Context: one part of a larger RNA
RNA sequence: UGACGGGGGUCCGCACAAGCGGUGGAGCAUGUGGUUUAAUUCGAAGCAACGCGAAGUACCUUACCUGGACUUGACAUCCGGUGACAACCCUAGAGAUAGGGCUUUCCCUUCGGGGACACCGAGACAGGUGCUGCAUGGCUGUCGUCAGCUCGUGUCGUGAGAUGUUGGGUUAAGUCCCGCAACGAGCGCAACCCCUAUCCUCUGUUGCCACACCCUUUUUGGGUAGCACUCUGAGGAAACUGCCAGUGUUAAACUGGAGGAAGGUGGGGAUGACGUCAAGUCCUCAUGGCCUUUAUGUCCAGGGCUACACACGUGCUACAAUGGCUAGUACAAAGGGCGGCGAGCUCGCGAGAGUAAGCAAAUCCCAGAAAGCUAGUCUCAGUUCGGAUUGGAGUCUGCAACUCGACUCCAUGAAGUUGGAAUCGCUAGUAAUCGUGGAUCAGAAUGCCACGGUGAAUACGUUCCCGGACCUUGUACA
Numbered sequence: 001u002g003a004c005g006g007g008g009g010u011c012c013g014c015a016c017a018a019g020c021g022g023u024g025g026a027g028c029a030u031g032u033g034g035u036u037u038a039a040u041u042c043g044a045a046g047c048a049a050c051g052c053g054a055a056g057u058a059c060c061u062u063a064c065c066u067g068g069a070c071u072u073g074a075c076a077u078c079c080g081g082u083g084a085c086a087a088c089c090c091u092a093g094a095g096a097u098a099g100g101g102c103u104u105u106c107c108c109u110u111c112g113g114g115g116a117c118a119c120c121g122a123g124a125c126a127g128g129u130g131c132u133g134c135a136u137g138g139c140u141g142u143c144g145u146c147a148g149c150u151c152g153u154g155u156c157g158u159g160a161g162a163u164g165u166u167g168g169g170u171u172a173a174g175u176c177c178c179g180c181a182a183c184g185a186g187c188g189c190a191a192c193c194c195c196u197a198u199c200c201u202c203u204g205u206u207g208c209c210a211c212a213c214c215c216u217u218u219u220u221g222g223g224u225a226g227c228a229c230u231c232u233g234a235g236g237a238a239a240c241u242g243c244c245a246g247u248g249u250u251a252a253a254c255u256g257g258a259g260g261a262a263g264g265u266g267g268g269g270a271u272g273a274c275g276u277c278a279a280g281u282c283c284u285c286a287u288g289g290c291c292u293u294u295a296u297g298u299c300c301a302g303g304g305c306u307a308c309a310c311a312c313g314u315g316c317u318a319c320a321a322u323g324g325c326u327a328g329u330a331c332a333a334a335g336g337g338c339g340g341c342g343a344g345c346u347c348g349c350g351a352g353a354g355u356a357a358g359c360a361a362a363u364c365c366c367a368g369a370a371a372g373c374u375a376g377u378c379u380c381a382g383u384u385c386g387g388a389u390u391g392g393a394g395u396c397u398g399c400a401a402c403u404c405g406a407c408u409c410c411a412u413g414a415a416g417u418u419g420g421a422a423u424c425g426c427u428a429g430u431a432a433u434c435g436u437g438g439a440u441c442a443g444a445a446u447g448c449c450a451c452g453g454u455g456a457a458u459a460c461g462u463u464c465c466c467g468g469a470c471c472u473u474g475u476a477c478a
Base pairs, nucleotide, nucleotide: 001478002477003475004474005473007472008471009470010469011468012467013466015462016461019426020425021424022423023422026317027316028315029314030313031312032311033310034308035307042053043052064303065302066301067300068299069298070297073125077124078123079121080120081119082118083117086103088101089100090099091098092097106115107114108113127292128291130290131289132288136286137285138281139280140279141277143275148187149186150185151184152183153182154163155162156161167178168177169176193269194268195267196266198237199236200235201234202233204231207227208226213223214222215221240263243257244256245255246254247253319419323378324377325376326375327374328373329372335366336365337364340359341358344355345354346353347352385416390411391410392409393408394407395406396405432454433453434452435451436450437449438448
């Protein structure tokens, strides 16, 4: 100087407390461990691994296993030779591949040749998702969006170092003020950036329009006109403790008030200091070293990654009446669409099928929002709750749904009556609850990312648990 203390002081955080809803019990989905297996590819391991890499495992992917094949190789450059390349067909085969048939005769040229592509041959070499993340770059997690981390000069100390950065206040903040052997400065904080909340100007189609005109109609509507309103998307205004009062050290600031759409960082996002964990990643990529080279490389078929006495994590659905079912009826936002979204009509109980308008989309489509509201029924039961499981029949995607897809219909109708010890999230348009969309994607979400609808309770307080910041103290620790 640090680190540590079941030392002290001050302070903060959904850290506790006050509340609301969960997990832990059930069934299923998903990930992991374990076990099994020819293989169940690999990585991730307290917080900070476990719906994680994987924004999507039938083949492919795919790295694994079994079997069948190749050896200058699936891919790159160089040399020599030959031929345009290539398309189609037949035979064998699981295919890779092997054999054969037919068609074809490229571009430039100084006519020597050159170029592209394919095949054959020779070797230099290619290749490796093989090892080492404890050799590395890059990227990332984490403490933590915590308020810290340092430097120059000066001064003090023999020196390691100290000072500044401590102290008194204050703040979300090393934020600001005052004081002070310090005076300044840098990286962080804040602000500048984006979205959102109010208003103004401009813009007026695909948007808006019972604000005015015309036509038609039962109404919805149609046409013309218009841009007031909503909105679109560009520019601007507005919030700064600016104003008032009180408190405060005449300070910084705090408390209350006014005006205002908004008030003290308005709300949200992006933004992550010096560093820590030899944290993670050699399987994104790059790369040193090592290893491999008729194989640890490459191609192919089938299988596996989907196994299942079990254990754990994360979720979904429930256990019902604030509910289930039936009928009617209302209101979003944000997205996506041409190998696409697909209206309407017809058929089907349905998943869907047939036909087909419109739309590269403020125009058309996905698209019915759902919870809600109104009416009826059920009447507390393992039920008209719950939907697992199983049988049958189908639909769709796709060469192909057996291993191993999603969905529909009929039948079946399991556990489950609110969950032990323990444990998690959340402070406001939040929790809870309700649907909607997107990426990936042929198909395949209860995951992920986004969007809106309805919309709470509680916070006395900081004694205690956890984590953190500053000062101080002890130490035989570094």